A computed fold for a 72-nucleotide RNA from Boldia erythrosiphon, annotated as transfer RNA. The source organism's lineage runs through Eukaryota, Rhodophyta, Compsopogonophyceae, Boldiaceae and Boldia. Model confidence (mean pLDDT): 82 of 100. Its Rfam family is "tRNA".
């Protein structure tokens, strides 16, 4: 220098262009004589960033940034 992959909740990860979800963690409650375990409810997201396409983008296209890998 060129190419590929990844970026989504505090953490680990899903999501076929049509209201963004799960597990763990957190808060409240139930259950117990009290814990642990279990159950119910809740909060928490500029979907890395900037543009483009589209009626509509986390999703498609391009640039940038960051991380990882490959080639020379």
């Nucleotide at each position: 220098g060129c190419c590929c992959u990844u970026a989504u909740a505090a953490c680990u990860c899903a999501a076929u262009g049509g209201u963004a979800g799960a597990g763990u963690a957190c808060u409240u409650c139930c259950u117990u004589g009290g814990u642990a375990a279990g159950g119910a409810a809740g909060a928490g997201g500029u979907c890395a960033u900037c543009a483009g396409u589209u009626c509509a983008a986390a999703u498609c296209u391009g640039g940038u940034u960051a991380a990882g890998g490959g080639c020379u």